[in-house]
Context: one part of a larger RNA
RNA sequence: UGACGGGGGCCCGCACAAGCAGCGGAGCGUGUGGUUUAAUUCGAUGCAACGCGAAGCACCUCACCCACGCUUGACAUGGACGUGAGGGUCGCGGAGACGCGGCUGCCCGCAAGGGCGCGUUCACAGAUGCUGCAUGGCUGUCGUCAGCUCGUGCCGUGAGGUGUUGGGUUAAGUCCCGCAACGAGCGCAACCCCCGUGGUCGGUCACUCGGUGUCCGGCCAGACCGCCGCGCGAAACGCGGAGGAAGGUGGGGAUGACGUCAAGUCAGCAUGGCUCUUACGCGUGGGGCGACACACACGCUACAAUGGGGGGGACAAACGGAGGCGACAGGGCGACCUGAAGCGGAGCCGCGAAACCCUUCCUCAGUUCAGAUCGCAGGCUGCAACUCGCCUGCGUGAAGUCGGAGUUGCUAGUAACCGCCGGUCAGCAUACGGCGGUGAAUACGUUCCCGGGCCUUGUACA
Numbered sequence: 001u002g003a004c005g006g007g008g009g010c011c012c013g014c015a016c017a018a019g020c021a022g023c024g025g026a027g028c029g030u031g032u033g034g035u036u037u038a039a040u041u042c043g044a045u046g047c048a049a050c051g052c053g054a055a056g057c058a059c060c061u062c063a064c065c066c067a068c069g070c071u072u073g074a075c076a077u078g079g080a081c082g083u084g085a086g087g088g089u090c091g092c093g094g095a096g097a098c099g100c101g102g103c104u105g106c107c108c109g110c111a112a113g114g115g116c117g118c119g120u121u122c123a124c125a126g127a128u129g130c131u132g133c134a135u136g137g138c139u140g141u142c143g144u145c146a147g148c149u150c151g152u153g154c155c156g157u158g159a160g161g162u163g164u165u166g167g168g169u170u171a172a173g174u175c176c177c178g179c180a181a182c183g184a185g186c187g188c189a190a191c192c193c194c195c196g197u198g199g200u201c202g203g204u205c206a207c208u209c210g211g212u213g214u215c216c217g218g219c220c221a222g223a224c225c226g227c228c229g230c231g232c233g234a235a236a237c238g239c240g241g242a243g244g245a246a247g248g249u250g251g252g253g254a255u256g257a258c259g260u261c262a263a264g265u266c267a268g269c270a271u272g273g274c275u276c277u278u279a280c281g282c283g284u285g286g287g288g289c290g291a292c293a294c295a296c297a298c299g300c301u302a303c304a305a306u307g308g309g310g311g312g313g314a315c316a317a318a319c320g321g322a323g324g325c326g327a328c329a330g331g332g333c334g335a336c337c338u339g340a341a342g343c344g345g346a347g348c349c350g351c352g353a354a355a356c357c358c359u360u361c362c363u364c365a366g367u368u369c370a371g372a373u374c375g376c377a378g379g380c381u382g383c384a385a386c387u388c389g390c391c392u393g394c395g396u397g398a399a400g401u402c403g404g405a406g407u408u409g410c411u412a413g414u415a416a417c418c419g420c421c422g423g424u425c426a427g428c429a430u431a432c433g434g435c436g437g438u439g440a441a442u443a444c445g446u447u448c449c450c451g452g453g454c455c456u457u458g459u460a461c462a
Base pairs, nucleotide, nucleotide: 001462002461003459004458005457007456008455009454010453011452012451013450015446016445019410020409021408022407023406026301027300028299029298030297031296032295033294034292035291042053043052064287065286066285067284068283069282070281073124077123078122079121080120081119082118083117084116087104088103089102090101091100092099093098107114108113126276127275129274130273131272135270136269137265138264139263140261142259147186148185149184150183151182152181153162154161155160166177167176168175192253193252194251195250197221198220199219200218201217202216203215206212207211224247227241228240229239230238231237303403309360310359311358312357313356319350320349321348324343325342328339329338330337331336369400374395375394376393377392378391379390380389416438417437418436419435420434421433422432
């Protein structure tokens, strides 16, 4: 000087408390451990691994296993020699890759020669093989926490200190005052984006088409403790009020200081070193990544009557669309099929939002709850749904009657509940990312648990 303390003081944070909804029990989905396996490829492992890399495992992907094949190689550059192509098509063997063969077919140039392709050969390629304790880049985390430093001066033999401590104040090293310090930098804040109000300009489009502006875009205004009062006063500041669409950083986002964890990633990529080189490279068929006595993590659906079923009625936002979205019509109980208008889209389509409201029926029971599991029949995508996809119809109807110890999220348009869209994607979403609809309860307080900031104290730790 730091770090640490079941030392002290001051102060924050859904940290506790006060509340609401959950998880932990059940079934199922997904991930992981374990076990199994020819293989169940690899990585991630307290917070900060475990719906994580996976924003899509039937083949492919694919790195794993089995089998069959290829070697200058699926790919790049260069040298030498040879050839005239390349390519197209057909046959045989084969699971295919591949192997063998037939037919067709001969670049430019007068030439010398040259280009290109192919073959052979030589250099080399290739490796998701190892090392994230050799690295770049990127990322997580403490933490959106309020801190981390520098120049000069001053103090100290020196490490170092001072400034940055102190008195107040703030969300904030925010600001004020004081002070051997005076300034400055990276952070904080502001400048950026979205939402909320108004004005103005413009308008594809929409509309009761004359025009207007629900709406969209550009620009501008508006909020600054600016005004009033009170408190405190040296200042900063705190509380209340007016006006206002909005107050005291208006709400949300983006933005992550010096650094910490030899944190994570050699399997995104790049890259040093090491290793393999008829194989640790490359290809093909099939299997596996989907196994299942178990254990954990994150979810979905429930256990019902503010609920379940039938019928009727209403109101969004955001987003996507050409090998696409597909209205509408016909067929089918349905998934869907057939035909097909419009739309590169404020124009057409996805697109009937659902919870909600009205009405009717059932009525505390393992049921008209719940839907697992299983059987049969179908639909769709795709070369192909056996291993191993999704959906529909009929039947079957399991556990489950609110969950031990413990534990998670959330302070307002939030939680909770409800549906909608997107990326990935041929197909496949209970995940992820977004969007709107309905819309709460509670916060006395900071003693305690967890994490953190400042000052101080102890230390045999660095």